This is a predicted structure of a 694-nucleotide part of an RNA (large-subunit ribosomal RNA, domain II) from Euglena gracilis var. bacillaris. The source organism's lineage runs through Eukaryota, Euglenozoa, Spirocuta, Euglenophyceae and Euglena gracilis. The full RNA is in RNAcentral, with records from ENA and SILVA. The gene name in the source record is rrn23.
Context: one part of a larger RNA
RNA sequence: GCCGGCGACUUAUAGGUGAUGGCAAGGUUAAGGUUUUUCCGGAGCCAUAGUGAAAUCGAGCUUAAAUAAAGCGAAAAACUUUCUUCUUGAAAGUUUAUGUCAUUGCUUAUAGACCCGAACCCAGGUGAUCUAAUCAUGGUCAGGUUGAAGUUUUGGUAAAACAGAAUGGAGGACCGAACCCACCAAUGUUGAAAAAUUGGGGGAUGAACUGUGAUUAGGGGAGAAAUUCCAAUCGAACUUGGAGCUAGCUGGAUCUCUUCGAAAUGCGUUGAGGCGCAGCGUUUAAUUAUGGUAAACAUUAGGGGUAAAGCACUGUUUCGAUGCGGGCUAUGAAAAUGGUACCAAGUUGUGGCAAACUCUGAAUACUAAGUUAUAUUUCAAUUAAUCAGUGAGACAGUGGGGGAUAAGCUUCAUUGUCAAGAGGGAAACAGCCCAGAUCACUACUUAAGGCCCCUAAAUAAUUACUAAGUGGUAAAGGAUGUACUAUUACAUAGACAACCAGGAGGUUGGCUUAGAAGCAGCCAUUCCUUUAAAAAGUGCGUAAUAGCUUACUGGUCAAGUGAUAGUGCGCCGAAAAUGAACGGGACUAAGUAAUUUGCCGAAGGUGUGAGAGAAAUCGGUAGAAGAGCGUUCUGUGUUGAAGAGAAGGAAUAGUGAAAAUAGUUCUGGAUUAAACAGAAGUGAGAAUGUCGGC
Numbered sequence: 001g002c003c004g005g006c007g008a009c010u011u012a013u014a015g016g017u018g019a020u021g022g023c024a025a026g027g028u029u030a031a032g033g034u035u036u037u038u039c040c041g042g043a044g045c046c047a048u049a050g051u052g053a054a055a056u057c058g059a060g061c062u063u064a065a066a067u068a069a070a071g072c073g074a075a076a077a078a079c080u081u082u083c084u085u086c087u088u089g090a091a092a093g094u095u096u097a098u099g100u101c102a103u104u105g106c107u108u109a110u111a112g113a114c115c116c117g118a119a120c121c122c123a124g125g126u127g128a129u130c131u132a133a134u135c136a137u138g139g140u141c142a143g144g145u146u147g148a149a150g151u152u153u154u155g156g157u158a159a160a161a162c163a164g165a166a167u168g169g170a171g172g173a174c175c176g177a178a179c180c181c182a183c184c185a186a187u188g189u190u191g192a193a194a195a196a197u198u199g200g201g202g203g204a205u206g207a208a209c210u211g212u213g214a215u216u217a218g219g220g221g222a223g224a225a226a227u228u229c230c231a232a233u234c235g236a237a238c239u240u241g242g243a244g245c246u247a248g249c250u251g252g253a254u255c256u257c258u259u260c261g262a263a264a265u266g267c268g269u270u271g272a273g274g275c276g277c278a279g280c281g282u283u284u285a286a287u288u289a290u291g292g293u294a295a296a297c298a299u300u301a302g303g304g305g306u307a308a309a310g311c312a313c314u315g316u317u318u319c320g321a322u323g324c325g326g327g328c329u330a331u332g333a334a335a336a337u338g339g340u341a342c343c344a345a346g347u348u349g350u351g352g353c354a355a356a357c358u359c360u361g362a363a364u365a366c367u368a369a370g371u372u373a374u375a376u377u378u379c380a381a382u383u384a385a386u387c388a389g390u391g392a393g394a395c396a397g398u399g400g401g402g403g404a405u406a407a408g409c410u411u412c413a414u415u416g417u418c419a420a421g422a423g424g425g426a427a428a429c430a431g432c433c434c435a436g437a438u439c440a441c442u443a444c445u446u447a448a449g450g451c452c453c454c455u456a457a458a459u460a461a462u463u464a465c466u467a468a469g470u471g472g473u474a475a476a477g478g479a480u481g482u483a484c485u486a487u488u489a490c491a492u493a494g495a496c497a498a499c500c501a502g503g504a505g506g507u508u509g510g511c512u513u514a515g516a517a518g519c520a521g522c523c524a525u526u527c528c529u530u531u532a533a534a535a536a537g538u539g540c541g542u543a544a545u546a547g548c549u550u551a552c553u554g555g556u557c558a559a560g561u562g563a564u565a566g567u568g569c570g571c572c573g574a575a576a577a578u579g580a581a582c583g584g585g586a587c588u589a590a591g592u593a594a595u596u597u598g599c600c601g602a603a604g605g606u607g608u609g610a611g612a613g614a615a616a617u618c619g620g621u622a623g624a625a626g627a628g629c630g631u632u633c634u635g636u637g638u639u640g641a642a643g644a645g646a647a648g649g650a651a652u653a654g655u656g657a658a659a660a661u662a663g664u665u666c667u668g669g670a671u672u673a674a675a676c677a678g679a680a681g682u683g684a685g686a687a688u689g690u691c692g693g694c
Base pairs, nucleotide, nucleotide: 001694002693003692004691005690006689011111012110013109014108015107016106017105018104019103020102021101022100023099024098026046027045028044032040033039050057060072061071062070063069076096077095078094079093080092081091082090083089114252115251117249121242122241123240124239125238126237132216133215134214135213136212137211138210139209140208141206143175144174145173146171150167151166152165153164154163155162179203180202181201183200184199185198186197187196218234220230221229222228227236255628256627257626258625259624260623265278266277267276268275269274279390280389281387283385284384285383286382287381288380291377292376293375294374295372296371299369300368301367302366308360309358310357314354315353316352317351319349320348321347322346325343326342327340328339329338330337331336393418394417395416396415397414398413399412400411401410402409423434424433425432438610439609440608441607443606444605445604449600450599451598452585453584454583458597460596461595462594463593464592465591471587477572478571481569482568483567484566485565486564487563488562489561490560498556499555500554501553502552504529505528506527509523510522511521535550539548540547611618612617629683631680632679633678634677635676636675639673640672641671648667649666650665651664652663654661655660
């Protein structure tokens, strides 16, 4: 991992509520007893009256001074028959309701309370055969080296001291096996081994190592001290019990069909992944018809202070005019009088800004009312009662806050979808677009979106644009891209471009300068003359001149040429990491804009048939409600079946909407089926489930 078995809402008591049954203005017993599947037992409980805190009072009571006012209460209903003043009233009966006691479904409480799951805490015991320390009694340490004290002797001294030699054999001394340890590396790391192996390493007469027997025990012991050890267990051992501790947490929870069908919000919470109340769901009953829903007509009356706008207030702010007051400065002995290209109140003109500004002020929304000879009312709303789940939401559009007018960001409001929604489209794609799946159909028709091929349907039509594969990513900015629309200038008295020719003189203007001659720089309204025209000079150039060129003019040529503004579609701007990025092929339309007619296209609509439901209708998670199937056992009638073959097993084109179930063949070898009831150890694919097998 697979297969098979087992594996989770139970039981008791009490409360609430629904259903069914008994009795009924009453219902019922409990303990206990007994002649024991009966019968006693009415103690008690509920109901028959409420009200008040209560005494009490009572169809009323309470509050209160009240006879006021208020709060909580009281009065059965329907049908039939008879009588009657025919309007109804009265009487009798029946049924229902109401009541109560059982049985039973659901639910709540208390109990382990749907199942599995802690880490802990407490109590009683068991452990020092591992290990720590200690006690008692034993054992072990190859070999080699060093050579302390002391002693002897010689020298030496007054005597000592001291020195030499010999002897001697000390030491937590030295080297190094056994033995003990564990510093380094490699191997090993589903190991040979739950700590080792190999090669090096440290101690090796000592605070050494070690055998045996004892002692210390968990709120404790031991500790050359590391939270270290106390039997592979240690910030408190192990074991049994309290104990099924508790778990607002995680996981799991087993047959079918039918109807309805949420929430992820508000308030509170030692509250935030949990609860309580409300909101939203289910089921049952009642009430409403001035309600809801759908359609049409199109209204009426409201309040508002948002968007926008505005600057009248509160603030803020651009540029002026005026200039209170101040600064600086002049004169003066001071008082003061002047000046000012400084600052500047107030006033005024001009132009802006505002969530916490408003002289103004929408659209929506909200509140209320109303029209129709309208349709429907099973929908809706409300009330009462039972049972819930939800209280992590997600994205998209719109209006805001936070953030950087970042985020598949965060937080509100509002609408939609997903959640709980399948189908078609968007290549693929919960939240986008279309559309809401009872079932069947090789029928028809549409939506979004599409119609060259992949790929169902137009290689459709008309008119334009685009040349960039733009289409099929992006800005500021840039450009004789191209099409179109305006305005304007010049032009057969010849424009624009091109070509031919001219483009002069005073003068090298003055100044400056080494030089400055149109052309380094400065100055000058930049003059005058000859001219068809020609600047005290547009650019290149020279050291300065020179030279080339332009403005300007004439000629040749012959028809349009410039400028500005706007619009459509394009171009550049345009760089990312394995290899290409319209879905691909490919496309010059099969691209873009506009128009037109067809067609395709969904589980939509229609058609035909079928199912459930009284019908409308019938997607569905959490959840509520309803109806069934099957398993084991029991009861009922001895109703059946069975060695002429039961159950079980294998195979098999039956039946049913499903759970399921029937037949046949083979196997098997003794039990078992249907119907109606009853009772449950009653249904497995998941729980790092559990046991077995492979």